Model confidence (mean pLDDT): 84 of 100. Large-subunit ribosomal RNA, domain IV from a Thermoprotei archaeon, 330 nucleotides, folded computationally. Taxonomically the source falls in Thermoprotei (Archaea, Thermoproteati, Thermoproteota). RNAcentral holds the full RNA, with entries from ENA.
Context: one part of a larger RNA
RNA sequence: CCCGAGGCCAAGGAACUCGGCAAAUUGGCCCUGUACCUUCGGUAGAAGGGGUGCCUGGGAUCUUCGGCUCUGCUGGGGAUCCUAGGUCGCAGUGACCAGGAGGUCCCGACUGUUUAAUAAAAACAUAUGUCCCCGCUAGCCCGAAAGGGUGUGGACGGGGGCUGAAUCCUGGCCACUGGCGGUACGUCAAACCCGGUUCCAACCGGGCUAAGCGCCGCCGAAGGCCGGGAGUAACUCUAACUCUCUUAAGGUAGCCAAAUGCCUUGUCGGGUAAGUUCCGACGUGCAUGAAUGGAUCAACGAGGGCCUCACUGUCUCGGCCCGGGGCCUG
Numbered sequence: 001c002c003c004g005a006g007g008c009c010a011a012g013g014a015a016c017u018c019g020g021c022a023a024a025u026u027g028g029c030c031c032u033g034u035a036c037c038u039u040c041g042g043u044a045g046a047a048g049g050g051g052u053g054c055c056u057g058g059g060a061u062c063u064u065c066g067g068c069u070c071u072g073c074u075g076g077g078g079a080u081c082c083u084a085g086g087u088c089g090c091a092g093u094g095a096c097c098a099g100g101a102g103g104u105c106c107c108g109a110c111u112g113u114u115u116a117a118u119a120a121a122a123a124c125a126u127a128u129g130u131c132c133c134c135g136c137u138a139g140c141c142c143g144a145a146a147g148g149g150u151g152u153g154g155a156c157g158g159g160g161g162c163u164g165a166a167u168c169c170u171g172g173c174c175a176c177u178g179g180c181g182g183u184a185c186g187u188c189a190a191a192c193c194c195g196g197u198u199c200c201a202a203c204c205g206g207g208c209u210a211a212g213c214g215c216c217g218c219c220g221a222a223g224g225c226c227g228g229g230a231g232u233a234a235c236u237c238u239a240a241c242u243c244u245c246u247u248a249a250g251g252u253a254g255c256c257a258a259a260u261g262c263c264u265u266g267u268c269g270g271g272u273a274a275g276u277u278c279c280g281a282c283g284u285g286c287a288u289g290a291a292u293g294g295a296u297c298a299a300c301g302a303g304g305g306c307c308u309c310a311c312u313g314u315c316u317c318g319g320c321c322c323g324g325g326g327c328c329u330g
Base pairs, nucleotide, nucleotide: 002324003323004322006321007320008319009318011316012315015314020311028052029051030050031049032048037042039165053087054086055085056084057083058082059081060080061079062078063077064076065075066074067073068072088092100309101308102307103306104305105304106303107301108300112124113123129162130161131160132159133158134157139150140149141148142147167295168294169293171226172225173224176223177222178219179218180217181216182215185214186213187212192207193206194205195204196203227245228244229243230242231241254288255285266282267281268280269279270278
């Protein structure tokens, strides 16, 4: 000087840092006590407080071994507990072992699953909801077929799509795309029929004509979509109101600078001495919005953001010790 399964530190206590990463604090058991919220189960080991060793005496329960004059009396041992007195240390779960705590917001309901070897998550799954197909020689899947799976099944079943517990809800649009149904008016291939070119064939024209398309409807928890410009109230501002262009219909209930807001460190309020983050509001929202689900939500989370208490060598800012190794000197 380097390394670590390491140890200690005055005063301060996150000033470190992307971030308390790491470390420290807490810790077992008994007693007590426990808020908001809540789906009444939880939250909860919430939080917080007290106790804990050893010695002696007394008592209770259980158990075990004996003695006797044996429905009983009595002696000894063990385990657990209660109680009184005493005693030592800084410290009694004395070592080892062994949760730091609380508040709030975002996301996902939850337990679960995942990128074997950089990702464990907010991703996947899930119960739930809803839509579509299917009456069995079915539907869907594998196969060229035979055949096989679902299926030892039969709609309270099987297959597929979306959604993602519960709670409150889920608005408008069928113009486009798609699905389903209808109509036989139009279009429409071959075959077939009729005709034409001196016969036949080829060829040409016409007729008939399935599905499909056109056409007419229905369907959004189908793919999707859900406007603009002016004016107006006795300060000003604003516009319940009016006019106008226009669409298939012009975004409803909700929610928001949100994991979604460019401008943006929006504005106001809170917390700090000071806060691009955070929390509460506001809303012409570049570009929120209802099963591509909207909102809300107890519990849960090695998820993400912020704050407080406790605690600390993370830091101010270093120092010392232990162990191991390397180097140097003797």